[in-house]
Context: one part of a larger RNA
């Protein structure tokens, strides 16, 4: 449970795409299914309402009569809403043009640094901490030069900047390719929104299988610290972490704010696209104003319990979806269903308070 609600109090699915459903622009005809409206039937009885009785009142109890949603059949009306034709163009969609971007796969190049190795040079110490040890060195470390591989990252640029549906994207070129903005207003004409189920993506961690493996490094092993000390600190170090296939499907997947579409003061950044004008020897860049689309900040009215939120809403409205209902028991158990497993999804209750 016809009610209130989800930003931080319980509560927005991690993100989209999309069936069913639910909702849905303008304009004109037709039609009357839904609405409305009359008539009739039907709604057992008692009960409820309405008059009278009855009993000393009361409650009770009789007679009467009214009233009903729903559903049957009939007539009527045509504003809406469904349908049926027909039309429009502002939603939406395509289209042509320029344009901006870590937007996403392959691929080839490169850069500094780390670290092995191998020469040459050099000697006694190095490393490391708060302080040391453990550790490494003389089979010459550490340092100083050279050249080589190796595997991982891409310093500056760089930026409440950009792109992406979210996750997430960051040297460089070439190739495939995928969305937006912006501008024309060319075509299509409502096609549209949301979406139960469904179905793709979806970080780190972690699983197969097969390769890599310089750094870093859970577990592990050692030094210390300490009253220990399963840790913070130091030496060392497997799995990872790196790539190719293929599972897992979860996170403070956060903006702790679901999509859409409309309305409602401004006032500064900063980024894309156009348009005016200035500058400009050419190209590219600027500059100033205006308009779009994005992203930050501060803030009228409004809104909150407050902190704040404020055209990028948490205001003002509609539409559809998920989702809350004391705390613990618990995201447990059981059942089911995916998974290779780890686990994941759906998810109670006794019983406590």
């Nucleotide at each position: 449970u016809u009610g209130g609600g989800c930003c931080u109090a319980a509560a927005g699915c991690g993100a989209c795409c999309g069936u069913a459903g639910c909702u849905g622009g303008g304009c004109c005809a037709g039609c009357c299914a839904g609405u409305u409206u009359c008539c009739a039937g039907a709604u057992a009885a008692a009960g409820c309402c309405c008059a009278c009785g009855u009993c000393c009142u009361a409650a009770g109890c009789g007679u009467g009569g009214a009233a009903a949603c729903c559903c049957u059949g009939g007539g009527a009306a045509u504003a809406c809403u469904a349908c049926u034709g027909g039309c429009c163009u502002u939603g939406g969609g395509a289209a042509u043009g320029g344009u901006a971007g870590a937007g996403g796969g392959c691929a080839a190049a490169g850069g500094u640094a780390u670290c092995u190795u191998u020469c040459c040079g050099g000697u006694a110490g190095c490393g490391g901490u708060g302080a040391a040890a453990u550790g490494c060195u003389a089979u010459a470390a550490u340092c100083g030069g050279a050249a080589a591989g190796a595997g991982a990252c891409c310093a500056c640029c760089g930026g409440u900047g950009g792109c992406g549906a979210a996750g997430g994207c960051g040297u460089u070129u070439g190739c495939c390719u995928a969305g937006a903005a912006c501008a024309u207003g060319u075509c299509c004409g409502a096609c549209a929104g949301u979406g139960a189920g469904g179905g793709u993506c979806g970080a780190a961690a972690g699983c197969c299988a097969g390769g890599g493996u310089a750094g870093c490094g859970a577990g592990c092993c050692g030094g210390a610290u300490u009253a220990g000390a399963u840790a913070c600190c130091c030496g060392g170090g497997u799995a990872g972490u790196c790539c190719u296939g293929g599972c897992c499907g979860u996170a403070a997947a956060c903006u702790a704010u679901g999509a859409g579409c409309g309305u409602u003061a401004g006032g500064u950044g900063u980024u894309u696209c156009c348009g005016u004008g200035c500058a400009u020897a050419c190209g590219a860049a600027g500059c100033a104003c205006g308009g779009u689309g994005g992203u930050g900040c501060c803030g009228a009215a409004g809104g909150g319990a407050a902190g704040c939120c404020g055209u990028u809403a948490a205001a003002c409205g509609c539409u559809c979806c998920g989702c809350c209902u004391g705390g613990g028991a618990a995201g447990u158990a059981c059942g089911c269903u995916c998974g290779c497993a780890a686990g994941g999804g759906u998810g109670a209750a006794a019983c406590u308070u």
Predicted 3D model of a 353-nucleotide part of an RNA (small-subunit ribosomal RNA, central domain) from a metagenome. The coordinates come from a structure-prediction model, not an experiment, and the mean pLDDT is 86. It matches the Rfam family "Bacterial small subunit ribosomal RNA".